This is a predicted structure of a 63-nucleotide RNA (Fluoride riboswitch aptamer (crcB RNA motif)) from Candidatus Xenobium occultum.
It matches the Rfam family "Fluoride riboswitch aptamer (crcB RNA motif)". Gene Ontology terms of the family: response to fluoride and positive regulation of gene expression. Rfam 15.1 lists 2,293 matches to the family in 1,982 species.
It was read from a public genome assembly, where an Rfam model found it.
RNA sequence: GGCCGCACCGGCGAUGGAGCUCGCCGUGAACCGCUCUUCCAGGCUGAUGGCUCCUGCUCUCGA
Repeated sequence: GGCCGCACCGGCGAUGGAGCUCGCCGUGAACCGCUCUUCCAGGCUGAUGGCUCCUGCUCUCGA
């Protein structure tokens, strides 16, 4: 100096916050949805990676 493994730490998982949990990445990284089209244009789902709560949005019913 290079490579690999473990621990700690930090970051990330298509739109907000918190807790728990899982996974990924180590800064030229992880990550940046689906469908359709040569391109352009168009269409669709969801505030979660997953669970719970809160906030926002949408639909229905009642007061």